Predicted 3D model of a 472-nucleotide part of an RNA (small-subunit ribosomal RNA, 5' domain) from Sphingomonas oryzagri. NCBI's taxonomy places the organism under Bacteria, Alphaproteobacteria, Sphingomonadales, Sphingomonadaceae, Sphingomonas. Model confidence (mean pLDDT): 87 of 100. The RNAcentral record of the full RNA draws on ENA.
Context: one part of a larger RNA
RNA sequence: AACGAACGCUGGCGGCAUGCCUAACACAUGCAAGUCGAACGAAGCCUUCGGGCUUAGUGGCGCACGGGUGCGUAACGCGUGGGAAUCUGCCCUUGGGUACGGAACAACAGUUAGAAAUGACUGCUAAUACCGUAUGAUGUCUUCGGACCAAAGAUUUAUCGCCCAGGGAUGAGCCCGCGUUGGAUUAGGUAGUUGGUGGGGUAAAGGCCUACCAAGCCGACGAUCCAUAGCUGGUCUGAGAGGAUGAUCAGCCACACUGGGACUGAGACACGGCCCAGACUCCUACGGGAGGCAGCAGUGGGGAAUAUUGGACAAUGGGCGAAAGCCUGAUCCAGCAAUGCCGCGUGAGUGAUGAAGGCCUUAGGGUUGUAAAGCUCUUUUACCCGGGAAGAUAAUGACUGUACCGGGAGAAUAAGCCCCGGCUAACUCCGUGCCAGCAGCCGCGGUAAUACGGAGGGGGCUAGCGUUGUUC
Numbered sequence: 001a002a003c004g005a006a007c008g009c010u011g012g013c014g015g016c017a018u019g020c021c022u023a024a025c026a027c028a029u030g031c032a033a034g035u036c037g038a039a040c041g042a043a044g045c046c047u048u049c050g051g052g053c054u055u056a057g058u059g060g061c062g063c064a065c066g067g068g069u070g071c072g073u074a075a076c077g078c079g080u081g082g083g084a085a086u087c088u089g090c091c092c093u094u095g096g097g098u099a100c101g102g103a104a105c106a107a108c109a110g111u112u113a114g115a116a117a118u119g120a121c122u123g124c125u126a127a128u129a130c131c132g133u134a135u136g137a138u139g140u141c142u143u144c145g146g147a148c149c150a151a152a153g154a155u156u157u158a159u160c161g162c163c164c165a166g167g168g169a170u171g172a173g174c175c176c177g178c179g180u181u182g183g184a185u186u187a188g189g190u191a192g193u194u195g196g197u198g199g200g201g202u203a204a205a206g207g208c209c210u211a212c213c214a215a216g217c218c219g220a221c222g223a224u225c226c227a228u229a230g231c232u233g234g235u236c237u238g239a240g241a242g243g244a245u246g247a248u249c250a251g252c253c254a255c256a257c258u259g260g261g262a263c264u265g266a267g268a269c270a271c272g273g274c275c276c277a278g279a280c281u282c283c284u285a286c287g288g289g290a291g292g293c294a295g296c297a298g299u300g301g302g303g304a305a306u307a308u309u310g311g312a313c314a315a316u317g318g319g320c321g322a323a324a325g326c327c328u329g330a331u332c333c334a335g336c337a338a339u340g341c342c343g344c345g346u347g348a349g350u351g352a353u354g355a356a357g358g359c360c361u362u363a364g365g366g367u368u369g370u371a372a373a374g375c376u377c378u379u380u381u382a383c384c385c386g387g388g389a390a391g392a393u394a395a396u397g398a399c400u401g402u403a404c405c406g407g408g409a410g411a412a413u414a415a416g417c418c419c420c421g422g423c424u425a426a427c428u429c430c431g432u433g434c435c436a437g438c439a440g441c442c443g444c445g446g447u448a449a450u451a452c453g454g455a456g457g458g459g460g461c462u463a464g465c466g467u468u469g470u471u472c
Base pairs, nucleotide, nucleotide: 001471002470003469005468006467007466008465009464012344013343014342015341016340017339018337019336020302025300026299027298029297030296031295034061035060036059039058040057042055043054044053045052046051068255069254070253077180078179079178080177081176082175083174086172087171091168092167093166094165095164096163097162098161099133100132101131102130108123109122110121111120112119113118139148140147141146153160154159181227182226183225188218189217190216193215194214195213196212197211198210199209200208230252231251232250233249234245235244236243237242257278258277259276260275261274280291281290282289283288308334310333311332312331316330317328318327319326320325347377348376349375350374357368358367359366360365383408384407385406386405387404391399416461417460418459419458420457421442422441423440427456428455429454430453431452437444438443
C1' cells in the first nucleotide's frame, strides 16, 4: 500500500460497486423452457351461422443457448503462433426442382390390470408424421460401360414453406512449434507400448480399433511416480526488474448426487432428457414406485464470516410464431449489509466579567477557552407541502411520484474511535506497589510509574477508528 475480509467500540445521508473464500454437505416450498391452431385430426364452449375461443394428443422448431460451480485436470487443458484430412440447424447468395400413390399410429370409443406411478387388448382417424414409385445433374461412386440418391404442403392468393446442388458467413471438431507449480528422501518407465502393411471405424488425419510383421519409443535438457492446482485477459504490490494472486467483469476448459452407457439431433454422450449400477431421501395397499438447487430465492449444517422464499418483462437480449403475442429468477430494478471507493453534513459570524464547573498549582495563578452562554445569521442534509422528467418509438415505464425543481418551519435530526516511555505526533495528578496489569520490538510494574487503572489535558484519523489474518 492492498483486501470478496472477520472481530471490538461507534454510526447521519447520498452515488457507484461488491457480498458462502468453509461442506462439489444434505435439501421442505415456489419459480428458472417453452412456443406454433397460418402443419393435423378431435373434444368442449360461444356464435350475428360468416366464423371465433380454449386446448389434451400427433407434428415442427427450441430445450447443446442463456444461468451455476471449480470436483477433476500438470494436460495440446490453457496462452500464443501456425496447419490440413473435416462438419456446420437457423442466416445470406446462386442454379435447378416441388410428379403419382400407399399403409399405419396417437388422440378418441369400448373392455381391462394396478394403491399409485403407469399400462394392456380390440376398433376408428388426419397431417408439413411414415413408406413406395417416378424424375433426376452441375452431386456421389466408378472397372469410365455405367450405377445410385429428393421433395410437403398451408393460405385470407400477399406470402410462408419443402427438396437437391454450389459458394459465403458463423460456429465447432482435429494436428503441430513454443510457454505453463513443487519434490530425486521418486531413476528407470512402456506390450497397443514404438513403427509398418492389410482391414475396420469417424464428419475428418491418426494404434482410434483389429489381424499380421518388425523391436522399437520416452528418460539427469528430469521420463515415470508423488503432492498441489482449473488456465488466461487481468488484479495487488513495486521506481522498475520482479514477487504474490486468478473474487466480481470477459475468453477458454471441466463438471451437474457417485460411476458407466448410448439414444435423438446440424450440434450432447445432454444441469432442470433416457437406460443400468450404487449411496441417500420420500411414497406404498409391501406387489411396486418417485427424486437430484454446483439455476433464483430460501432451509438445516459447517464456519470468524457472506443478503429477499421481492417487482417487472418497461429497456437490452434469447426461444417459438406470418403476426398479434406467449415464455424468459438471462436481464433490468428494488430490498438487506459502513463490505469497499467517492462525495456531503453534524452549522457560520461575533462574543472576555477570559463566567460557572473540572483539572493542576509554588495558592499568586495557570489551563479547559472564543470553547460555552449571549447576540446576529444561514438551511446543505433530514422533515412538511406542491410540481415532476429522461430512460420510449405512434403506443408500451417494473424502477416511481424516483432523480430533479419550487415553497415552508426551525440550529433545528446527526461524533466517534485509537493513542500520548523510545521507535512515533502527543504530560501531568491520583490509585496500585514485581500485585493487578501492559506489550508490535526494546521493555514497564518490588512506594514519588509521562509505560498498569482512573481523571484532566494533549496528539492522530474521522462516519468511521482500532485489532487480527493474508500478499507485496